[in-house]
Background
The RNA shown here (transfer RNA) has 74 nucleotides and comes from a Deltaproteobacteria bacterium.
């Protein structure tokens, strides 16, 4: 430098053909329950969807560039 891939909650991940309310596990959190813990049980919080900007009635999703990780080749 060229070319793929990959960015969604605090961590590891899904998210059909663009459809209006963005989800799971575990992780933290009140509560229950124990002499106590831990586990189980009920609740609850938390998302600029990697930035900008463009399609379009409507973008997590499509289009362009930038930027992070990672890989391959020079």
């Nucleotide at each position: 430098g060229g070319c793929g891939a990959u960015g969604u909650a605090g961590c590891u991940c899904a998210g059909g053909c663009g459809g209006u309310u963005a989800g799971a596990g575990c992780a933290c959190u009140g509560g229950u329950u124990u002499c106590a813990u831990a586990a189980g049980c009920c609740g609850g919080g938390g998302g600029u969807c990697g930035c900008u900007g463009g399609u379009u009635c409507a973008a997590g999703u499509c289009c362009a560039g930038c930027c992070a990780u990672c890989g391959c080749c020079a």
It matches the Rfam family "tRNA". Gene Ontology term of the family: triplet codon-amino acid adaptor activity. Its mean pLDDT, the model's own confidence on a scale to 100, is 81.